[in-house]
The part of an RNA shown here (small-subunit ribosomal RNA, central domain) has 348 nucleotides and comes from Insolitispirillum peregrinum.
It matches the Rfam family "Bacterial small subunit ribosomal RNA".
The prediction has a mean pLDDT of 89.
The sequence was found in a public genome assembly.
Context: one part of a larger RNA
């Protein structure tokens, strides 16, 4: 290469958009590239194979075929692919009426809790543990009552509910704005599907400039525990978390399962919408989502199972024994801290 793979054994990029490419509905009609056949050319001799011959046999040597799996010319087929012209609706988009939403973004408002401050009131303790100290307190703490001040996060609703490609995203209001699903079928007439490379978005933690700082806390200090205790508990506590703007670009970024089409038993919960019937909340049917069990198939088993891990087709990714090692070099990025791309030499 060929061949097997990819939930858990190595393997699905963290997800989007979209370029090259690659793949693509149902018909008609022309072409004859592609494919398919036929005829001729031509594929050097030798050697390989076959079938004889000649050295006493072999090895050798020799004489026909085969074979050269191809290339060129030509005549020819037209079913599929492709290339042209034209048509159609069933993929796809539009449009028209509904409808669900913690999807995003900007600005404002709320109310509990919490920390401080000032005031009343009151006194001797208080917090914390297993237990205790470290700590706060007679300069009035804790507790409790009134005010006021700040920052973060929104209890209860809440629900294998709901949106979003993924990271995610929950208090109430407005304004901006993305995307989805029902119906209805009025238009367009394959406009589709994947996607190398590009390009954007990407939790947290971290980094830079400025804010901002209640509460929580790496580090740090101290109290305890222990033989030690650079832990776990306890008192403190600064970075940070929060805002702006810019970087970083990773994670069990998981459903450990890449998109997309189409088929292939049900039962049953639920959230969103149509229709029907009876009628005042229930059946039934059907569309899109989201769970459960489970046939058939699959699986090494676990298990998956109309939301595949089934049965097929397109197209990306990625995988080829363990460790070296997701390292070193070298190049990209990147302030940096590092990301990515990626060996080999030993070695079992």
């Nucleotide at each position: 290469c060929u061949g097997g793979g990819c939930g858990u054994a190595a393997a699905g990029c963290g997800c989007g958009c979209g370029u090259a490419g690659g793949c693509g509905g149902c018909g008609u009609c022309g072409u004859c590239a592609g494919u398919c056949a036929g005829a001729g050319g031509u594929g050097a001799a030798a050697u390989c194979c076959c079938a004889g011959g000649g050295c006493u046999c072999a090895a050798c040597c020799u004489u026909g075929g085969a074979a050269u799996u191809g290339c060129c010319u030509u005549u020819g087929a037209u079913a599929c692919u492709g290339c042209g012209a034209u048509g159609c609706u069933u993929g796809a988009g539009u449009u028209c009426g509904a409808g669900a939403g913690a999807g995003g973004g900007u600005g404002g408002c709320g109310g509990a809790a919490u920390a401080c401050c000032c005031a009343g009131u009151g006194u001797a303790g208080a917090g914390g543990u297993g237990a205790a100290a470290u700590u706060c307190g007679u300069a009035g703490a804790u507790a409790u009552u009134g005010g006021g001040u700040a920052g973060a996060a929104c209890a209860c609703c809440a629900g294998u509910g709901g949106c979003g490609a993924a990271g995610g995203c929950g208090g109430c209001c407005a304004c901006c704005u993305g995307g989805c699903u029902c119906g209805a079928u009025a238009c367009u007439g394959a406009c589709g599907c994947u996607g190398a490379g590009g390009u954007g978005c990407g939790a947290a933690a971290g980094c830079g400039u400025g804010g901002g700082g209640a509460g929580c806390a790496a580090a740090c200090a101290g109290g305890a525990u222990u033989a030690g205790a650079u832990a776990c508990c306890c008192u403190g506590g600064u970075a940070g978390u929060c805002c702006a703007c810019g970087c970083c670009g990773u994670a069990a970024a998981c459903g450990a399962u890449g998109a997309g089409u189409g088929c292939u038993a049900g039962c049953u919960g639920u959230u969103g919408g149509a229709a029907u019937g009876c009628a005042u909340g229930c059946a039934u049917u059907u569309c899109a989502g989201u769970g459960g069990c489970g046939c058939a198939g699959c699986u090494a088993a676990c298990g998956c199972a109309u939301u595949a891990a089934g049965c097929a087709c397109u197209c990306c990714g990625c995988c080829u024994g363990g460790g070296g090692a997701g390292u070193a070099c070298g190049g990209u990025c990147g302030c940096a801290a590092g990301a990515u791309u990626a060996a080999a030499a030993c070695u079992c």